[in-house]
RNA sequence: CGCGGGAUAGAGCAGUCCGGCAGCUCGUUGGGCUCAUAACCCAAAGGUCGUUGGUUCAAAUCCAACUCCCGCAA
Numbered sequence: 001c002g003c004g005g006g007a008u009a010g011a012g013c014a015g016u017c018c019g020g021c022a023g024c025u026c027g028u029u030g031g032g033c034u035c036a037u038a039a040c041c042c043a044a045a046g047g048u049c050g051u052u053g054g055u056u057c058a059a060a061u062c063c064a065a066c067u068c069c070c071g072c073a074a
Stems, first nucleotide, its partner, number of pairs: 002072006010026004020057001028044005050066005
């Protein structure tokens, strides 16, 4: 250099195929329950969707280039 997969909340992952509200579990914070802790119940906060640009009324999703990680081949 060639081929394939991946990058989305603190962690692990959906959502992409077919463009239309940013979601799940755990964790964190507050409250409830309890003599108390854990467990359990309720609520909340937390995201430049890897970067830049393009298409579009509208982009995590489509297009182009680039960055990083994993694998295959050499």
Molecule: transfer RNA
Organism: uncultured Clostridia bacterium